[in-house]
RNA sequence: GCCCCGGUAGCUCAGUUUGGAUAGAGCACUUGCCUCCUAAGCAAGGGGUCGGGGGUUCAAAUCCUCCCCGGGGCG
Numbered sequence: 001g002c003c004c005c006g007g008u009a010g011c012u013c014a015g016u017u018u019g020g021a022u023a024g025a026g027c028a029c030u031u032g033c034c035u036c037c038u039a040a041g042c043a044a045g046g047g048g049u050c051g052g053g054g055g056u057u058c059a060a061a062u063c064c065u066c067c068c069c070g071g072g073g074c075g
Stems, first nucleotide, its partner, number of pairs: 001074007010027004020058001029045005051067005
């Protein structure tokens, strides 16, 4: 230098195939219930400009483009 994969909640990830209805799950966190207390269990809740910029579109996590970061391959 070229090619491939990945970047979405604090963490691990799904969703991208085929653009569409308020962006999700588990764990974690907060509050309440329960308990002598803690854990477990039960109920409720908060937390995201989907790595960044630009573009296409009525509409973009999803398509196009440039860049950044991580991993792998080739030279």